Small-subunit ribosomal RNA, 5' domain from a Clostridiales bacterium, 491 nucleotides, folded computationally.

Context: one part of a larger RNA
RNA sequence: AAAAGAACCUAACACAUGCAAGUCGAACGGAGUUUAGCCCUUCGGGACUAAACUUAGUGGCGGACGGGUGAGUAACGCGUGAGCAACCUGCCUAGAAGAGGGGGAUAACGACUGGAAACGGUCGCUAAUACCGCAUGACAUUCCACUACCGCAUGGUGGAGGAAUCAAAGGAGCAAUCCGCUUUUAGAUGGGCUCGCGUCCGAUUAGCUAGUUGGUGGGGUAACGGCCUACCAAGGCGACGAUCGGUAGCCGAACUGAGAGGUUGAUCGGCCACAUUGGGACUGAGACACGGCCCAGACUCCUACGGGAGGCAGCAGUGGGGGAUAUUGCACAAUGGGGGAAACCCUGAUGCAGCAACGCCGCGUGAGGGAAGACGGUUUUCGGAUUGUAAACCUCUGUCCUUAGUGACGAUAAUGACGGUAGCUAAGGAGGAAGCCACGGCUAACUACGUGCCAGCAGCCGCGGUAAUACGUAGGUGGCAAGCGUUGUCC
Numbered sequence: 001a002a003a004a005g006a007a008c009c010u011a012a013c014a015c016a017u018g019c020a021a022g023u024c025g026a027a028c029g030g031a032g033u034u035u036a037g038c039c040c041u042u043c044g045g046g047a048c049u050a051a052a053c054u055u056a057g058u059g060g061c062g063g064a065c066g067g068g069u070g071a072g073u074a075a076c077g078c079g080u081g082a083g084c085a086a087c088c089u090g091c092c093u094a095g096a097a098g099a100g101g102g103g104g105a106u107a108a109c110g111a112c113u114g115g116a117a118a119c120g121g122u123c124g125c126u127a128a129u130a131c132c133g134c135a136u137g138a139c140a141u142u143c144c145a146c147u148a149c150c151g152c153a154u155g156g157u158g159g160a161g162g163a164a165u166c167a168a169a170g171g172a173g174c175a176a177u178c179c180g181c182u183u184u185u186a187g188a189u190g191g192g193c194u195c196g197c198g199u200c201c202g203a204u205u206a207g208c209u210a211g212u213u214g215g216u217g218g219g220g221u222a223a224c225g226g227c228c229u230a231c232c233a234a235g236g237c238g239a240c241g242a243u244c245g246g247u248a249g250c251c252g253a254a255c256u257g258a259g260a261g262g263u264u265g266a267u268c269g270g271c272c273a274c275a276u277u278g279g280g281a282c283u284g285a286g287a288c289a290c291g292g293c294c295c296a297g298a299c300u301c302c303u304a305c306g307g308g309a310g311g312c313a314g315c316a317g318u319g320g321g322g323g324a325u326a327u328u329g330c331a332c333a334a335u336g337g338g339g340g341a342a343a344c345c346c347u348g349a350u351g352c353a354g355c356a357a358c359g360c361c362g363c364g365u366g367a368g369g370g371a372a373g374a375c376g377g378u379u380u381u382c383g384g385a386u387u388g389u390a391a392a393c394c395u396c397u398g399u400c401c402u403u404a405g406u407g408a409c410g411a412u413a414a415u416g417a418c419g420g421u422a423g424c425u426a427a428g429g430a431g432g433a434a435g436c437c438a439c440g441g442c443u444a445a446c447u448a449c450g451u452g453c454c455a456g457c458a459g460c461c462g463c464g465g466u467a468a469u470a471c472g473u474a475g476g477u478g479g480c481a482a483g484c485g486u487u488g489u490c491c
Base pairs, nucleotide, nucleotide: 005358008321013319014318015317017316018315019314022061023060024059027058028057030055031054032053033052034051035050036049037048039046040045068274069273070272077199078198079197080196081195082194083193084192087191088190092187093186094185095184096183097182098181100134102132103131109124110123111122112121113120114119140165141164142163143162144161146159147158148157149156150155170179171178172177200246201245202244207237208236209235212234213233214232215231216230217229218228219227249271250270251269252268253264254263255262256261276297277296278295279294280293299310300309301308302307327353329352330351331350335349336347337346338345339344366396367395368394369393376387377386378385379384400432401428402427403426404425405424406423410418435480436479437478438477439476440461441460442459446475447474448473449472450471456463457462
């Protein structure tokens, strides 16, 4: 310097600010803006029609996905293997059948009005794919009685018969048609429930249990069930460890190890649980719902003191805690998601960029020649030895770098945040790029001086009390290298 990863392990502590879930005018009635036409005019302007655009409201779909966290949970929570003859499933796919005719409201809006605000109140008007009756109707549901076959105990499937119940909505387009609507069958997908087995420590926890265990009737649920309720019985669990206490999200996997095993559960993927604390339901195909509602608690904020508002364990960011963990960045270009007929809109998912050697991997900090074995340093028995081909010097190279030019893939026609990035070409020039630890043995690597059981070292053994290879400094040497050493922790 580059690439691809990972980055609050602590306070599930409190949070300023911005953004993180919207979309549809081809469901609906309005309102507004612009343009054009036309009419009126007190020449200020006003009314009406048409088109385009915008949109608060009604309505539809989506806000149950995606994203975060691991507090709780030792549990059918998770893993694995089965079962449901006890179940549901919007959008999607395939098939069958249908959409006839009506009604009453209500927001928006207008008028009046309450309140500091949040937010309302009364009266009046109006539309719909909003809401409600009626008709039609089954292979749907329920009931009655019949029958065939089958099974897994309750039973299941099929056939024909009778009775009862229940449906709908339109929009766009000149049209063709398309998108929707209703009932139903099957599929797919997603879920719900049940069971076998497995799933940490403690017996200095030995007894536990009253809806408790079972039955009957009833209720409730999509569905079985003490799930709930009334009555009846007295059961149920436990040394094969119940109960209690402690700890903990589980797994695929990850680390380590020859393996067996031990440890962990960051990233990525699956499941679960939670969303300030506790409780509750509503809507809906799906929630008992992170950015929905209601109540209570704590906390924070506003207030005209009457009353209101809020919930970062989304992305950034702040305070705090801590040994310790990043930017209040760019873009929807790609992938995917929601809405829409589409254009398109939204998307802190995601794609990218920024910060930090946090880990892993690769590369460079030059190469070849060069003995007067220079100077300097260290040492010396004063002869020398060593640093050392090391340097200087000569000849080169251009990875990286700098400058200039060109310039992508990712995007099938258009569309590129990244990004003038990666890459390529040319020129320049050794220039801009080496540290850390150790040297008594274990353990690779030794001398000098200082110090004198002092100062200090130390993983273990142990060094230091006047010649210390063990302390401190220097020279030298060894090891690793953009790292090195220490500490904590796992094998």
Its mean pLDDT, the model's own confidence on a scale to 100, is 84. Rfam family: Bacterial small subunit ribosomal RNA. The organism belongs to Eubacteriales, within Bacteria.